[in-house]
Context: one part of a larger RNA
Molecule: small-subunit ribosomal RNA, 3' major domain
Organism: uncultured bacterium
């Protein structure tokens, strides 16, 4: 100087407390461990692994296993020699890769030549040989790059000066204040840098400009839909304004704090992006790059089938429930944000349905996906393992796709399991939040209870900082570095 303390002081955080809803019990989905297996590919392991890499494993992916094959190779460059084919189509063997047969079959320039053709050189393709290719093989404890975490915590440092023999100190401490090393004041310090804040995006109010594909107050036509007409209003999207403790009161030396006014918004207005010096030899050599090592008729490459989907069990994360604030039936209302051409598909017809057939419109403020659902109104059920719950299983189908056996999603009929609110323990959340309700998208042929977004309805509680956890500053002790 740090680090640590079941030392002290000050302060903060959904850290506790106060509340609301969960997990832990059930079934299922998914990840992991274990076990099993020919293989169940690999990585990730307290917080910071476990719906994680994977934003989508039937083949492919795929790295694993079994079997059949190849050896200059599936891919790149070069040299030498050789050749005019290779590919496509058909047939045979085969699980295919592949092998054999048939058919078909290059081009440019120059010279010679009447032409056929010959010679030289080049392009393109095939073959042979050699340099080499290849490796998701090892090492993340050799590395780059990127990432997680402490933590959006308020810290981390430097120049000059001063003090100290020196390591170092000071500045950065003290008194106030703040979300903040934010600012004020004091001051052997004076300044500065990286962080904080601001600048960026978005939501909330408003002016101007613009007015179709958007809108419809007035006028006309029309039963209505809509049209004419208009750009007021909504909206869209470009550019401005607006909030600054600016004003008032009180306190204070100031910074600032408490209250008030006006205002759409008030003291950082809400949200996002933004992550200092560093820590964990944290993670990643299986994204890519890369040193070293290893491999080279194999640890490389091709192909078929299987596996990654197994199942006594254990754990994590979720979904659905256990019902009456509910289930079912009928009627009826209101979104936002997105996506669409190998696409989204209206309408009509068929089917109980999944869907099929046909087919308008739309590269989209125009058309489509697309009925939002919870809510509301009426009816029914009446406390029951039920008209709760839907697992499991049987049968029949639809769709995607070469192909749904291993191993897809969905529909219909039947079946109708556990489950009556969950021990010890434990998690999230402070406002348009929790809870609850649907919608969309990426990936994607098909395949979400996951992820990422979007809006609808919309709470309760916070006395307070004694305690638990984590952190910041000052101080103290130390046999630790």
């Nucleotide at each position: 100087u740090g680090a640590c303390g079941g030392g002290g002081g000050u302060c903060c955080g959904c850290a506790c407390a106060a509340g609301c809803g969960g997990u832990g019990g059930a079934a299922c989905a998914u990840g992991u461990g274990g076990u099993u297996u020919a293989a169940u590919u690999c990585g990730a392991c307290a917080c910071u692994a476990c719906g994680c890499g994977a934003g989508g494993a039937a083949c492919c992916u795929u790295a694993c296993c079994u079997a059949g094959g190849c050896u200059u190779g599936a891919c790149a460059u070069g040299u030498a020699c050789u050749u005019g084919a290779c590919a496509g189509c058909c047939c045979u063997a085969g699980a295919a890769a592949u092998a054999g047969g048939g058919u078909c079959u290059u081009u440019c320039u120059g010279g010679c030549g009447a032409a056929a053709g010959c010679c030289a050189g080049g392009a393109c393709g095939g073959g042979u040989a050699c340099a080499c290719a290849g490796g998701u093989g090892c090492u993340g404890c050799a590395u780059g790059g990127c990432u997680g975490u402490c933590g959006u915590c308020a810290g981390c440092u430097c120049g000059u000066g001063u003090c100290g023999u020196g390591a170092g100190a000071u500045g950065u401490u003290g008194g106030g204040u703040u979300a903040a090393g934010u600012c004020c004041u004091u001051u052997a310090a004076c300044g500065a840098g990286c962080g904080c804040a601001a600048c960026u995006c978005u939501c909330g109010c408003u002016g101007u400009c613009a007015g179709u594909u958007g809108c419809c107050a007035u006028u006309c036509c029309g039963u209505a839909a809509g049209g004419a007409g208009g750009c007021a209003c909504u909206c869209u999207g470009a550019u401005g304004g607006g909030a600054c403790u600016g004003c008032c009161u009180a306190g204070g030396a100031a910074a600032c704090u408490a209250g008030g006014a006006g205002g759409a918004a008030g003291g950082u207005g809400g949200g996002a992006a933004u992550g200092a010096c560093g820590u964990c030899a944290a993670g990643u050599c299986c994204g890519u790059a890369u040193g070293g090592c290893c491999u080279u008729u194999a640890u490389g490459c091709c192909u078929a089938g299987g596996g990654c989907g197994a199942c006594a069990c254990a754990c994590g994360u979720g979904u659905u429930a256990c019902a009456a604030u509910g289930g079912c039936c009928a009627g009826u209302a209101c979104a936002a944000a997105g996506a669409g051409g190998a696409g989204c598909a209206a309408g009509c017809u068929u089917g109980u349905a999944a869907a099929a057939g046909u087919a308008a419109g739309c590269a989209a403020a125009u058309c489509u996906c697309a009925u939002a659902a919870a809510a509301c109104u009426g009816g029914u059920c009446u406390a029951a393992g039920u008209u709760c719950a839907g697992a499991u299983u049987g049968a029949g189908g639809u769709c995607u796709g070469c192909a749904a056996c291993c191993c897809g999603a969905c529909c219909u009929c039947a079946u109708g399991a556990a489950g009556c609110u969950g021990a010890a323990a434990u998690c999230g959340c402070u406002a348009g939040u929790a809870a609850u309700c649907g919608c969309a998208u990426a990936u994607c042929a098909g395949a979400a209870c996951g992820a990422u977004g979007c809006g609808g309805u919309g709470a309760a509680u916070a006395c307070g900082u004694u305690c638990c956890c984590g952190g910041a500053c000052c101080u103290u002790g130390u046999a630790c570095a």